Predicted 3D model of a 346-nucleotide part of an RNA (small-subunit ribosomal RNA, central domain) from an uncultured bacterium.
Context: one part of a larger RNA
């Protein structure tokens, strides 16, 4: 390469949205480009292959013959693709009407706790621990009691719940805002699926500028354990952790499991519709969640939320280290990100 394959052995892009490109429902005509036949050419000779002959036989040579991917051409065939024309409604949209939820983006309020300030009652002690110790504390702590002030997180409700493409999102309320479902059959009529490149969004740490700054808290300092200890424990504390504006582009970015469709026994619980029913219940979409059949799997598992049967598209992977390193190249203000070897070794 072909094959085989990607939950957990190598191996699913961190998510989207989308160019190119690849693929693409039903029906009916026309064309024939692919596709199929059928027939003429071309497909040099050698050499391979069959037959027969000639060197005594073989190699070896000489004849005649078959064949021979593909090319051209030119009759035809027309099921599927393709192409051009018409239509269709089931996939998709698009509308109306109900509905939903910590989606997303800004303002405004809240009250508990935590620090700190004044001031008041009060006095030796508080504080940490395995036990100490450093540290605070008669200049009056620690504990209480008023008032006040900042800042950051929102107990309970809370849940295998809920909403978002992922990252992610949670006090209360106004505004803006995008999105899902469901129920009609009212609109368009494949307008669709993926998607190499490409833009986009993308926890934390971290980066620049400017605010903030109570609690916590890398670095660091002191106090203990200890042989030792640059630790793990206490008692402090800077960046950071919050905000606003840019960067960064990373993750055990996980369901370790791309996206879309179609198809395959059941049970139960749940969120949110629509229907039925007086009600109990039931039916039927749309999620989330146990448990199981076939089936599948090396097993663990998985099993209509597939990891079963198949179909289209895109990434990825090919023994273990050297290595996600060197070098070039691209980003980045830096850190450092992408791409990503090889000698050598086992």
């Nucleotide at each position: 390469u072909u094959g085989g394959g990607u939950u957990u052995a190598a191996a699913g892009g961190g998510u989207g949205c989308g160019u190119a490109g690849g693929u693409g429902g039903c029906u009916u005509u026309a064309u024939a480009a692919g596709u199929c036949a059928g027939u003429g050419g071309u497909g040099a000779a050698a050499u391979a292959c069959g037959g027969u002959u000639g060197c005594u036989c073989a190699a070896c040579a000489a004849u005649c013959g078959a064949g021979g991917u593909g090319c051209c051409a030119u009759u035809g065939a027309u099921a599927c693709u393709g192409u051009a024309a018409a239509g269709c409604u089931u996939g998709a949209a698009a509308u109306a009407a109900u509905u939903g939820g910590a989606g997303g983006c800004u303002g405004c309020c809240g009250g508990a706790a935590u620090g700190g300030a004044u001031g008041g009652u009060g006095u030796a002690g508080c504080g940490g621990u395995g036990a100490a110790a450093u540290g605070c504390a008669u200049a009056g702590a620690u504990a209480u009691c008023a008032u006040c002030c900042a800042g950051a997180a929102c107990a309970c409700c809370g849940a295998u719940u809920g909403c978002g493409a992922a990252g992610g999102c949670a006090g209360g309320u106004g505004g803006c805002u995008a999105c899902g479902a469901u129920u009609g059959g009212u609109u368009u009529g494949a307008c669709a699926c993926u998607g190499a490149g490409g833009c986009a969004c993308g926890a934390a740490a971290g980066c620049a500028u400017g605010g903030g700054g109570a609690g916590c808290a890398a670095a660091c300092a002191g106090g203990a354990u200890u042989a030792g200890a640059u630790a793990c424990c206490c008692u402090g504390g800077u960046a950071g952790u919050c905000c606003a504006u840019g960067c960064u582009g990373u993750a055990a970015a996980c369901g370790a499991u791309g996206a879309g469709g179609a198809c395959u026994c059941g049970u139960u619980g749940u969120u949110u519709g629509a229907c039925u029913g007086u009600a109990a219940a039931g039916u039927u979409g749309a999620g989330c969640g146990a448990c199981u059949u076939a089936g599948g799997g090396a097993a663990a598992c998985c099993g209509u939320u597939a990891a079963g049967u198949c179909c289209u598209c895109c990434a990825c992977c090919u023994g273990g280290g050297g290595a996600g390193u060197a070098c070039g190249c691209c980003g980045g203000c830096a850190a450092c990100g992408g791409u990503g070897a090889a000698a050598c070794u086992c």
The coordinates come from a structure-prediction model, not an experiment, and the mean pLDDT is 88.